The RNA shown here (transfer RNA) has 73 nucleotides and comes from a Thermoguttaceae bacterium. RNAcentral holds the sequence, with entries from ENA. RNAcentral records the identical sequence in 2 taxa. Its mean pLDDT, the model's own confidence on a scale to 100, is 83. Rfam family: tRNA.

RNA sequence: GGGGCUAUAGCUCAGUUGGGAGAGCAUCGCGUUUGCAACGCGGGGGUCGUCGGUUCAAGUCCGUCUAGCUCCA
Numbered sequence: 001g002g003g004g005c006u007a008u009a010g011c012u013c014a015g016u017u018g019g020g021a022g023a024g025c026a027u028c029g030c031g032u033u034u035g036c037a038a039c040g041c042g043g044g045g046g047u048c049g050u051c052g053g054u055u056c057a058a059g060u061c062c063g064u065c066u067a068g069c070u071c072c073a
Stems, first nucleotide, its partner, number of pairs: 001072007010025004019056001027043005049065001051063003
């Protein structure tokens, strides 16, 4: 220098063919207990890495850049 993959909640990750942003763990509250753990119920938390484009509509399609991993030189 060139190619490929990844980027979504605090963490690990889903999100199919473009139309509802989600799960587990964590955290907070309540219940249960003498207390803790475990368990049950409920809540909060997201500019979907950046910028732009296409579209009635973008996490998803296209381009750019950034970061990480990897291959070639």